[in-house]
Context: one part of a larger RNA
């Protein structure tokens, strides 16, 4: 001297752009933060229209028993869709947000491999979709419970579920031959043998389904280096190492089992003990290095703590289920609910860290043929000098060197062209006026916001830290080894440029000193 997610203490005018719980992975009130699709389905309400049926008022008529009109009402069935909320059903919820406990590890980065592998949606090719059948919710009834919620019985529909068909040029095992490789093998493939699909919807355009082959994405799995300390940690190891079988996986593999062998690691540091999420990058340095992993971007690993499956193309699932602790909360004491390390926001911890904001107008996301709903993703706005950048606190003129304050050898010096005058300008800020781009034909949170023009006053805008030397800048008073400064070196014990105050200097300036850590 650079720097920081800082933090104190004095001050504090605007403005872009950015950053904000580094501690308790501590514990939460509240409200959001994942839905959608009526063009899969059936049923129930409202509302609208239509039609039948029955009751029937006033009014005409009357031979007083009646007949005759039809307001209106009630019930029923049928039709409608930009209608509602539930229920079956699809797809999505495995993204997207958040956090760094855990991990010394193929986590992670780097460069290969897969002849040992999956891959909803989507492209592209090729082929098909024929015939049937029985249930569950809804919903009606009965029941049991404070509640959560469960139970029996009865109907019902689907693109829910289930058998059948099929020369499925197709799939899966075998597998003579052929052509190939770097070993295990790999492509093709006559023949045999097994298993096994489909769904339909709609007003048109269309959207969908089923099977195969590729592809694209996006993931699994292996190896090669290379990733922090500590020997005051030296031996570690029993599925432990290795085979050949079996099961298991989308897939190798001791991943599991049973049998055989007795390996295997380790001073080139095993194993065990502390720490720690890694990287791109930050930050420092002339580089080599050193420090570091906030904010963005990639990976990975977590969701109260431990275990564990289910569905699913894809999870052992943050706002899903079981179980098993711990805390919270209801309770009619027989029994149930919860899980902010989503966003806002409480309490607690702390030297510290923001709103219970606004809108889906843009970007991307999920549903959906669309219309559109859904998104605390995001886009914005609030709050804070937390940081870097702009900018402002006036400009010119103006010597009676004023007034005052400090000092003084009492002459005078000093603050000083500095004020004051007197003449001018609006950047910021106010006040009126217009008023966007961001949007592609309509949509604009922000926001009457940037910007633009006009008015009017120098008004409304300087402060901090330092002046022995290192280090730029000195005088007086007070104090008297006191009080008190100190980053070192060291001032103060009666003339202190070193302490307190003054006036004056000097440096940075909306900040400027301290204290903390890196280089």
């Nucleotide at each position: 001297g650079g720097a920081u997610g800082a933090a104190c203490g004095c001050u504090g005018g605007c403005g872009g752009c950015g950053u904000g719980c580094c501690u308790a992975a501590c514990a939460c009130a509240u409200g959001c933060a994942a839905g959608u699709c009526g063009a899969a389905c059936g049923a129930a309400g409202a509302c609208g229209a239509g039609a039948a049926a029955a009751a029937g008022a006033a009014g005409c008529u009357u031979u007083c028993g009646g007949g005759u009109a039809g307001a209106u009402u009630u019930u029923u069935c049928u039709c409608g869709g930009a209608c509602u909320g539930a229920g079956u059903g699809g797809c999505g919820a495995a993204c997207g947000g958040g956090u760094g406990a855990g991990u010394a590890a193929c986590a992670c980065g780097u460069g290969g491999a897969g002849a040992a592998c999956c891959u909803a949606c989507c492209u592209u090719a090729a082929a098909c979709a024929g015939g049937g059948g029985g249930a569950c919710a809804a919903c009606g009834g009965a029941a049991a419970g404070a509640a959560a919620u469960u139970u029996c019985c009865g109907c019902u529909a689907a693109u829910a579920c289930c058998g059948c068909a099929u020369a499925a040029u197709g799939c899966u095992u075998g597998a003579a031959c052929u052509u190939c490789g770097c070993a295990u093998g790999a492509a093709g493939a006559a023949c045999a043998a097994g298993a096994g699909a489909a769904a339909g919807c709609u007003u048109u355009c269309g959207c969908g389904g089923u099977u195969u082959a590729a592809g694209a994405u996006g993931g699994c799995u292996c190896c090669g280096c290379g990733u922090c300390u500590g020997a005051u940690u030296a031996g570690c190891u029993a599925g432990u190492u290795g085979g050949a079988g079996a099961g298991g996986u989308a897939a190798c593999g001791g991943c599991u089992c049973a049998c055989c062998a007795a390996g295997g690691c380790g001073a080139u540091g095993a194993u065990c003990a502390g720490u720690a999420g890694c990287c791109g990058g930050u930050c420092u340095g002339a580089g080599a290095g050193g420090a570091u992993g906030a904010a963005c971007g990639g990976c990975c690993a977590c969701a109260u703590u431990g275990g564990g499956a289910c569905u699913g193309a894809g999870a052992c699932a943050c706002g899903g289920c079981c179980c098993a602790a711990a805390c919270u909360c209801c309770u009619a004491c027989g029994g149930g609910a919860g899980g902010c390390a989503g966003c806002a926001g409480u309490g607690g911890g702390g030297a510290a860290u923001a709103u219970u904001g606004c809108a889906c107008a843009a970007u991307g996301g999920g549903g959906g043929a669309a219309a559109c709903c859904c998104u605390g993703a995001u886009g914005c706005a609030g709050c804070a000098a937390c940081g870097c950048c702009g900018c402002g606190u006036g400009a010119g003129u103006g010597a009676a060197g004023a007034a005052g304050u400090a000092u003084u050898u009492c002459g005078g010096u000093a603050c000083g062209u500095a004020a004051a005058g007197c003449u001018c300008u609006a950047u910021c800020a106010g006040c009126a006026g217009g008023g966007a781009a961001g949007a592609a034909a309509a949509u604009g949170a922000c926001g009457g916001u940037a910007c633009c023009u006009g008015c009017a006053u120098a008004a409304g805008a300087a402060g901090c830290c330092c002046c022995g030397g290192c280090u730029a800048a000195c005088u007086a008073c007070g104090u008297g080894c006191c009080a008190g400064c100190a980053g070192c070196c060291g001032c103060g014990g009666u003339a202190a440029u070193a302490c307190g105050u003054a006036g004056g200097g000097g440096g940075c300036a909306a900040g400027c000193g301290u204290u903390a850590u890196c280089c």
Source information
Model confidence (mean pLDDT): 83 of 100. This is a predicted structure of a 519-nucleotide part of an RNA (small-subunit ribosomal RNA, 5' domain) from a Clostridia bacterium. The full RNA is in RNAcentral, with records from ENA and SILVA.